């Protein structure tokens, strides 16, 4: 210094060919158990790394950057 991969809730990962962001796990509450575990039910939590762009509308399409991994010099 080039070139390439990822980046979405506390953690793991999903999101077709742009159209009101999901699961699992974990928290919380209530509920069955004499208690623990455990099972059911409901709920809380996300500016999708980040700054711009294109659109009537972007996690998604383009450009920039930044992180952290891989390859080459």
């Nucleotide at each position: 210094c080039g070139g390439g991969a990822u980046g979405u809730a506390g953690c793991c990962c999903a999101g077709g060919u742009g159209g009101u962001a999901g699961g699992g796990c974990g928290c919380u509450u209530g509920u069955c158990u004499g208690g623990g575990g455990g099972g059911c039910a409901a709920g809380a939590g996300g500016u999708c790394g980040u700054c711009g762009g294109u659109u009537c509308a972007a996690g998604u399409c383009c450009g920039g950057u930044c992180a952290u991994c891989c390859c080459g010099a």
Predicted 3D model of a 73-nucleotide RNA (transfer RNA) from a Cellulosilyticaceae bacterium.
Taxonomically the source falls in Cellulosilyticaceae (Bacteria, Bacillati, Bacillota, Lachnospirales).
The RNAcentral record of the sequence draws on ENA.
Rfam family: tRNA. Gene Ontology term of the family: triplet codon-amino acid adaptor activity. By type it is a transfer RNA.